[in-house]
This record gives sequence, C1' cells and structure tokens, in this order.
RNA sequence: GCCGGCGUAGCUCAACGGUAGAGCGACGCAUUCGUAAUGCGUAGGUUGGGGGUUCGAUUCCCUUCGCCGGCU
Repeated sequence: GCCGGCGUAGCUCAACGGUAGAGCGACGCAUUCGUAAUGCGUAGGUUGGGGGUUCGAUUCCCUUCGCCGGCU
C1' cells in the first nucleotide's frame, strides 16, 4: 500500500429495514437474627464519528477513526 472482519448498556453479546434487548454487574424492596443465595422491581444507550438512500437505518451506501487478521 491492497483486501477482509469487528466497534451496540459498566462487562460479554443479540437484534440482517418497522418501539434497541438478554445474561452478568449496579441500585431498591422482599426473605434472614445478620450475610450469602433466591424472588420481584428500577436505573443505565447520541448503536465509534460524519454524511447519504428510505415514510422509517443497529441493519443498505459513502467517508473517516480505532482494534484484529491476511496479502505484497
């Protein structure tokens, strides 16, 4: 330099055009003499940034940044 993959909640990952979710974690309540465990609930997201297509974009297109891999 060229090609490909990945980037979504604190962490690990879903969602392949139609309200962004799960597990773990955090917090609250219940339970307990107390803790852990368990049950119920709550909060937490500019979907890496910018632009485009579309009635509608995490999803499709362009560009850019970061990480990983391959080729030369």
Record summary:
A computed fold for a 72-nucleotide RNA from an Acidobacteriota bacterium, annotated as transfer RNA. The organism belongs to Acidobacteriota, within Bacteria. Model confidence (mean pLDDT): 83 of 100.